Source information: This is a predicted structure of a 1375-nucleotide RNA (small-subunit ribosomal RNA) from a metagenome. Its Rfam family is "Bacterial small subunit ribosomal RNA". Its mean pLDDT, the model's own confidence on a scale to 100, is 82.

[in-house]
RNA sequence: UGUGCAAGCACAUUAUUUAUUAGUGGCAAACGGGUGAGUAGCGCGUAGGAAUCUGCCUCUCGGUAGGGAAUAGCUUUGAGAAAUUAGAGGUAAUACCCUAUGAGUUUAUGCGAAUAAAGAAAGAUCUAUCGCCGAGAGAGGAGCCUGCGUCAGAUUAGGUAGUUGGUAGGGUAAUGGCUUACCAAGCCAGAGAUCUGUAGCUGGUCUGAGAGGAUGAUCAGCCACACUGGGACUGAGACACGGCCCAGACUCCUACGGGAGGCAGCAGUGGGGAAUAUUGGACAAUGGGGGAAACCCUGAUCCAGCGAUGCCGCGUGAAUGAUGAAGGCCUUCGGGUUGUAAAAUUCUUUCACUUGUAGGAUAUAAAGACAUUAGCAAGAUAAGAAGCUCCGGCUAACUUCGUGCCAGCAGCCGCGGUAAUACGAGGGGAGCUAGCGUUGUUCGGAAUUAUUGGGCGUAAAGGGUGCGUAGGCGGCUCUGUAAGUAUUGUGUAAAAUCCCUGGGCUCAACCUUGGGGUCGCGCAGUAGACUGCAGUGCUAGAAGGUGAUAGAGGAAAACGGAAUUUCUGGUGUAGAGGUGAAAUUCGUAGAUAUUAGAAGGAACGUCAGAGGCGAAGGCGGUUUUCUGGGUCACUAUUGACGCUGAGGCACGAAAGUGUGGGGAGCAAACAGGAUUAGAUACCCUGGUAGUCCACACUGUAAACGAUGAGUGCUAUACGUCGGAUUUAUAUUCGGUGUUGAAGCUAACGCAAUAAGCACUCCGCCUGAGGACUACGAUCGCAAGAUUAAAACUCAAAGGAAUUGACGGGGGCCCGCACAAGUGGUGGAGCAUGUGGUUUAAUUCGAUACUACGCGAAGAAACUUACCAGCCUUUGACAUAUUAAGUGUAGAACUUGGAAACUUGUUCUUUCGGGUUAAGCCGGCUUUUUACAGGUAUUGCAUGGCUGUCGUCAGCUCGUGUCGUGAGAUGUUGGGUUAAGUCCCGCAACGAGCGAAACCCCUUUCCUUUAUUGCCAGCAUUAGGUUGGGAACUUUAAGGAUACUGCCGGUUAUAAGCCGGAGGAAGGAUGGGAUGACGUCAAGUCCUCAUGGUCCUUAUGGGCUGGGCUACACACGUGCUACAAUGGCGAUUACAACGGGUUUUAAUCCUUAUAAAAUCGUCUCAGUUCGGAUUGUUCUCUGCAACUCGAGAGCAUGAAGUUGGAAUCACUAGUAAUCGCGGAUAGGCAUGUCGCGGUGAAUACGUAAACGGGCCUUGUACACACCGCCCGUCAAGCCAUGGGAAUUGGUUUUUCCUUAAAGUGAUCUGCUAACCCGUAAGGGGGGCGUUCAAAUAAGGUGGAGCUAGUGACUGGGGUUAAGUCGAAACAAGGUA
Repeated sequence: UGUGCAAGCACAUUAUUUAUUAGUGGCAAACGGGUGAGUAGCGCGUAGGAAUCUGCCUCUCGGUAGGGAAUAGCUUUGAGAAAUUAGAGGUAAUACCCUAUGAGUUUAUGCGAAUAAAGAAAGAUCUAUCGCCGAGAGAGGAGCCUGCGUCAGAUUAGGUAGUUGGUAGGGUAAUGGCUUACCAAGCCAGAGAUCUGUAGCUGGUCUGAGAGGAUGAUCAGCCACACUGGGACUGAGACACGGCCCAGACUCCUACGGGAGGCAGCAGUGGGGAAUAUUGGACAAUGGGGGAAACCCUGAUCCAGCGAUGCCGCGUGAAUGAUGAAGGCCUUCGGGUUGUAAAAUUCUUUCACUUGUAGGAUAUAAAGACAUUAGCAAGAUAAGAAGCUCCGGCUAACUUCGUGCCAGCAGCCGCGGUAAUACGAGGGGAGCUAGCGUUGUUCGGAAUUAUUGGGCGUAAAGGGUGCGUAGGCGGCUCUGUAAGUAUUGUGUAAAAUCCCUGGGCUCAACCUUGGGGUCGCGCAGUAGACUGCAGUGCUAGAAGGUGAUAGAGGAAAACGGAAUUUCUGGUGUAGAGGUGAAAUUCGUAGAUAUUAGAAGGAACGUCAGAGGCGAAGGCGGUUUUCUGGGUCACUAUUGACGCUGAGGCACGAAAGUGUGGGGAGCAAACAGGAUUAGAUACCCUGGUAGUCCACACUGUAAACGAUGAGUGCUAUACGUCGGAUUUAUAUUCGGUGUUGAAGCUAACGCAAUAAGCACUCCGCCUGAGGACUACGAUCGCAAGAUUAAAACUCAAAGGAAUUGACGGGGGCCCGCACAAGUGGUGGAGCAUGUGGUUUAAUUCGAUACUACGCGAAGAAACUUACCAGCCUUUGACAUAUUAAGUGUAGAACUUGGAAACUUGUUCUUUCGGGUUAAGCCGGCUUUUUACAGGUAUUGCAUGGCUGUCGUCAGCUCGUGUCGUGAGAUGUUGGGUUAAGUCCCGCAACGAGCGAAACCCCUUUCCUUUAUUGCCAGCAUUAGGUUGGGAACUUUAAGGAUACUGCCGGUUAUAAGCCGGAGGAAGGAUGGGAUGACGUCAAGUCCUCAUGGUCCUUAUGGGCUGGGCUACACACGUGCUACAAUGGCGAUUACAACGGGUUUUAAUCCUUAUAAAAUCGUCUCAGUUCGGAUUGUUCUCUGCAACUCGAGAGCAUGAAGUUGGAAUCACUAGUAAUCGCGGAUAGGCAUGUCGCGGUGAAUACGUAAACGGGCCUUGUACACACCGCCCGUCAAGCCAUGGGAAUUGGUUUUUCCUUAAAGUGAUCUGCUAACCCGUAAGGGGGGCGUUCAAAUAAGGUGGAGCUAGUGACUGGGGUUAAGUCGAAACAAGGUA
C1' cells in the first nucleotide's frame, strides 16, 4: 500500500533494521598442532657472502580518470542409485575487461646527456575513516652461495659422461650444467673419493675432578614427512596434514554403470606389547585468524580427570608410665630379650573430615572454566592413616628349629653331603620409609684406548733386513713478512638450561629480578721472541779430496792336497761288521785287513780366537780378474745438501717347486733286523727324493740381542781387533767383550754396544681360548703365503721371584741299608691269628711299612658284647619325690620250672640306729613322678692315651739387617761329631724346644753295717752245727773313679781325630727310662671321659642252652722235625731272675735232679729219625670237659730226606743253642714277660738298590709324582664354516608399455569484453584436438650387494667318574 472477513486480526506486496542460511567476493587456510619414516646432506651448527623475492605491518612521495562485457546464487527443463552434472533465462560487486595519465619504475641504445618502447588503480560510508594503485625506504620472513665442524666399516680403492670447465641459447625471484647445443678432457680420491651399514641435527640432558664418554623424552631453534609414488595449480609464500590431478595398495557405498576415504591434530577404538591416561570443562587468561568494530572461530592454550611415573613438603600422634605384666623367642634353667614397647593416666588436632566465608587474577564498572579453589573462621574425635628389603665377607645387622650336595640360595667369592649366623621358618636385629626391592640402560670407578694419562728384553706387543716416495721433524747468523702464536678492542655466540645474588608462593620443589658464564667463529689494532714463509751469509751436521789401511764382504774363472766310496791288480784266510746284547748285512764266486794304481763327487783339517767382515740372511783351501762398504791421518771444495719413512722397490737360512745337469758321502720316504704288551719310534743294516751346479719360482724361521732407526748427554775397572802417535808407561779414533756406580726395572736383570736422561720419525699391543682359523681379496705352477673376523666358552690365561715337595738331576753323609758272614721263613705236620666261605649266631674292633701268637696277662658256664627261647618294666645300680604300710634277724627243707623265678613248711632268736612316751629323723616294703640304663651311632664333633716317620737331628723365636713383597739372614760356608756336637769364619747378635747331661741297672775300689748271710785264722760239730771273728763273698746306704786329664803325631797354634801310657773300665764302657715342631681327618666313643643323635614293656635288665672253637681254600706269626754237631740210655757238676706261706726275718718251704756238658749204644735206613693221626685205659681241675680242657700209660706211626720265585733277623757276651722262672682268681702256653748256662763267624768297602739328613739344580707339582697333563676314538649338547639348491630384501640396468601434469609443436575444432572493419569478418587472448621429448607406477630379462632355509659334510667349544696309548712338565726317562 492492497485484499478478506467474524472488525482486529489474517494474507499479499514494497521499504528499512536485526538474526539465520546458501552463493558471489576478500583475507586466512604455507601459521598454530603432530611425527621422526627418509636424510651422512650446505641437512644441521657456527662464521660469513651476493646475484634475489617479500601479503599483512611502519614511514615517505604520487595517484585513485573514463568506459564496458559477463557470471554464480535464483527461476526453469533434463541426466544419474548416488557423487555429481548438462541446457535455457535473467542479475550485482572492492569479481572481470578496455582506454587515458604515469614519475625518481622496467627494458633497449649510449661514456654520459638523452632518446625510444613498455607498464596502474576500487570503491564504501554515519564525512570520521576504512580501502585500492604506482614508487622508495624499513622491520620481520623466505630463497641461494661459501669457510670450518658433524657416526662406523679399506674383508668398500678407485669413482665420475651433464661428469669438470668454457662459449652460446633457454630457464628462474635470483647465481649456477639448473637445462640444451657445440668445444676441451677434465673433476674427486689414502688428510679416505666411491660403496655399504646406521642415524633427524642443535641449544641441551646424564655422568665425570677435568679432559672426555653416552644421549637428543619434556622446553626451545632448524630440517624432513603427512596412506605409498609422481605431478603441477592457486598464491606474497606450498609443489600444500584436515586442497587438486594421476598411478598403486587397502577400507567403505553401489541399482554393477560408477563413486567415497586418508587421526604421524585432540579425545576415543582395535591390534601389538613388559608397558603408557578422559570420546572431560572453557575461550576467563596468554596468543593466532577474520572483521572498522561489536563479535565470531581456535582439542593452540588454560584448566580439570586417571597413574606414587618423578621432584618437594607433611601426617600416621605427644608426655608420663616397672610387679620390667601377659604372650613369643632364647637359655648355662640362674635368667635374658622383645621392652617404656604395651596396658593405664594426662594432653594436642597438623593432615584428612564437617559447617560457614571468599583474597587475587584488565587502566576501569560488568564479565572466572579452574571452584565443593588457595586462604580464613568455627567444630568433633587419638580418632581415618606403615610398609619393603636385608642380616657369611665385600656391607650396617645373630640366634633357634627344620632340611641333609636334597630342597634351595647366589652381584663376585661361594653356601648346602646331620651341630648351615649363606637354604626354609620363628624370634631378634640393621637400613630406607609412602615407599622399598628387582630387572634393564648410561657414565663413573677403569691410567682397562692413556691429549691430559699406558706400554712393547722375559707378562699382549719391534716390521726378517735395507733403499727410498709422500708425509713428519730438522744446525748457526742477519734482514723482511706476519700464516701460526701472544695480547687489546669489537661483533656474534637466540631464549630457556647452568652458576652467583636478591625476591615471591607458610618452607621446599617451583617461579622470578640483576649479574656471571657460554672455552667457538669473524673483524680491526698492537707485538715480533719462537715456528712458518722469502732472502743474505756461515761451517760444527752431511757430502767430498789426498794418502794409508784391516777383513771367511760379494761375483766369476783356474788350481790344490788329505779323507770317504767305488773299480782294477797284488799279498792273504775265515771271518768281517754292528750292538746294551743281538740280528738283518758282507764274505771260500776270497770279504775284513794290507799294498799299488785309477775314477768321481762333495767338503776345505791345522791356522781358529768370547777374532774379523756384511744391512740382514750369512761368509772359512789357494791364486787371478772385477767389485761394494768401513776405518785412520791430513784437508782443497760444496754449504744443511740432514734424520725417519705409510704405500712402493730390492735382498732374504733351511725345506719345498719347475727345467736341464750332477750324484762320493750323508739321508726324509721306504725295506729289513732288533727292542717291546704293542713299537708305523728311539738302536742297527740298507736306501730314494734331496743335499751339489745353472736358470726361474717360493718369501717364510726361536729370520733372537726374543731389545726398530737416528742424534746428544751421563762414574769406573779389565781384556781384545784395526788405525794414528809414542823410547816406554800410556793417550786417542773406530769396532768387539767382561765387570760395575748413579739411574731404571714387577722382579730377573740392563748399565756409554742402556732396558739410564731427553728429542725426532716409523712399526706394533689392549683378558684367555675359538684363531698364525673361517669367509672375502691379493700373490703363487703347486705347496702355500699375506691381510684377517665373529658366534660360542671360561674367570682366569700369563710373567718374575719365594717356600716346600718331587726328579729314572748333581754333590756330601749316615743306617744290619747293601756287601762280608751266621741262622731262618717260603716246601711238611701241628699250634695260633687273619681273610674268605658257612651259619640262627659264627659279637666287635685292628687291616701297606705302622693289621694278622694284635685289643685278649689265658671264650667249657661265667667272661660275652652275638643267636634261639623263657621272663621283667622306676627297673640289676644312683638321687630326689607323692601316698600308704611295717617294726627282730638268720638257717634248713620244700611245690612247679631248663633256670631266672615261684609255692609252702619247720627251727633258732627277738626292746631293736638316734631321742624321753607319742611323734620325728633314719631303715625296709609297696606305690607315684622326675629319671635310671644302653659294649646303640658318629674316632670325619672331641678329651685323654697310643702307633709311625724316629732317638732321625732337626724345629723355632726376639732384636737387628737385606728385600716393594712372599721371604731371606741367623740355621749357609771351611773343618769336626753319634748329634744344629764343637771350633773357625761370616750382618748378624742372642735365646728356646730337641741332642748331650741330670735318673736307674751293670763293671772296679773305699767307708759304714755284720743278722737269718759269710768263714781266713782259733776252738767245736755228722753238719758254719756252735763259740768266736768282721778279713773274704755278699747285703744296702754313702762315696770315689773316666775328664781326651797325661804323652806323641796330625789338623789351622781351633774343635777334633789317630796312636800310646796308666787303669777294673778309654774316648757316649755296656744297657734302660727319656721321643722336639709336626705328619698320616693314622688308631681307639668296646678301658675311661664326653657334645650331638637314637632306643625307653626295649637297642635296658634277668636266665637256660648254643655260638665266638664251623672249614673247599688263601695268607701272616710260631713250634716240632727231616737226623750222627744226632736219637736213646746212664751218670752226675755248676746258675740266675723269681714265686708262696706269714711272729715281715737274707728265717723256712717250693720250683730244683737245671738243661745243653760227660760216658755208653745205634751206623745212614723213611731208620732206635720224625712224631701227626687214630684206638683204648686212666689222672686232674671244675656245678659241668658232648659241642669244647690239659696231662699220663699201651697201641697206631702220616707228611717230611734241608725246601722255587722271593724274603727276614743279627756286629759281642751279640747271633745261634740250652734249659729255668713269673703274670693271667679253678683248669688250660708252641704265645708273652723275665733269667741265667754254653758261646761264634764277618764287616774289603759305599758303585748300585732301600730309608733318612744337609747343600745345590730343574719344575707346567702345592690334595705336592699315588702330582700334573696331551691327542684320537665313542656318547650328549651348543654355536659356526662349506654345501646341490631354494625363499626374500635392496641397488642398478636393457627393452616394452606409457598415466596425470607442465613444456614444445600441431590443427579446416570452439570462443562475451579489447583492437581493426560500415558490415561480413579478421587480429590478439583463452579453451580444446593430435603429436613429440622426457617421465611415476607396472611388465620383462641381466648384474651387484645382502639376509634366511638346506640333504650331506668340516673342524671348534663344552660335558664328576667311557676306550686306547703315554706326547709335555724332572736329563719326564730319545733334552